[in-house]
Molecule: SAM riboswitch aptamer (S box leader)
Organism: Planococcaceae bacterium Storch 2/2-2
RNA sequence: UUCUUAUCGAGAGAGACCGAGGGAUUGGGCCCUAUGACGUCUCGGCAACAGAUUUGCGUAAGCGAACACUGUGCCACGUCCCACAAACAUUCGUUUGGAAGAUAAGAA
Numbered sequence: 001u002u003c004u005u006a007u008c009g010a011g012a013g014a015g016a017c018c019g020a021g022g023g024a025u026u027g028g029g030c031c032c033u034a035u036g037a038c039g040u041c042u043c044g045g046c047a048a049c050a051g052a053u054u055u056g057c058g059u060a061a062g063c064g065a066a067c068a069c070u071g072u073g074c075c076a077c078g079u080c081c082c083a084c085a086a087a088c089a090u091u092c093g094u095u096u097g098g099a100a101g102a103u104a105a106g107a108a
Base pairs, nucleotide, nucleotide: 001108002107003106004105005104006103007102008101013043014042015041016040017039021032022031023030026083027082028081029080044075045074046073048072049071050070051069053066054065055064056063057062079100084097085096086095087094088093
């Protein structure tokens, strides 16, 4: 980097530096931002996946619970909302499923 599977309405603060845009891409919205956003570093925190540990059931495989110890991850707004399709609906729109994206695990 590619493929597969799963999840994505919850949760989570400060300080320093930088200095103008940012919220994945394109478009339309909406929001954040010199009261310093975004990004980087430090400390802190949250708890999704995998591992470890403890523990309940079980012959075992395994299933469940706890824990922040480890590897990543995350800490504005539902993945910020929609744009593709279907159903419903007089309209505005609602719901569902895709596509795309993000994260983890496995494989190449």